Molecule: Fluoride riboswitch aptamer (crcB RNA motif)
Formats: sequence, C1' cells, structure tokens
RNA sequence: UGCGUAAUCGGCGAUGAAGUCCGCCUUGGCAAAUGCCAGAACCGCUUCAGCUGAUGACUUCUGAAAUUUA
Repeated sequence: UGCGUAAUCGGCGAUGAAGUCCGCCUUGGCAAAUGCCAGAACCGCUUCAGCUGAUGACUUCUGAAAUUUA
C1' cells in the first nucleotide's frame, strides 16, 4: 500500500496524533438500500502593513525553531 473476513462506529471546533472534558451541527430530497445527491457545524486576526498558534481546554507524543547543559 492492496485484498479478504469479523466486530464496532455520526460529524465538526485555522498546521500532525492520542486520552479526558467542554461546545456546536446532527437537515432535506430520491430511494427503500448496506445506496445516491445536497446541506449544517468548521475553514484565525487584520489598519492590508502585518501578527498569533501544532490544544476548543488540559495532559502526553511527534515535527519545526531558539537558548542552555551533558
């Protein structure tokens, strides 16, 4: 990375991952199906010059940068 089987399982919260907690959305159509199409929450601030940040919050890991020590 691909395939198969079984079980379980909604999604989202400006830069990766996990746990816990918090918040938000969770609608409509076709169909009757395990499917398809669309929608919602979400996609930072901004004086347009620029600025903050791997968190929604806490903890941990990873990546980048700086300083110090061994």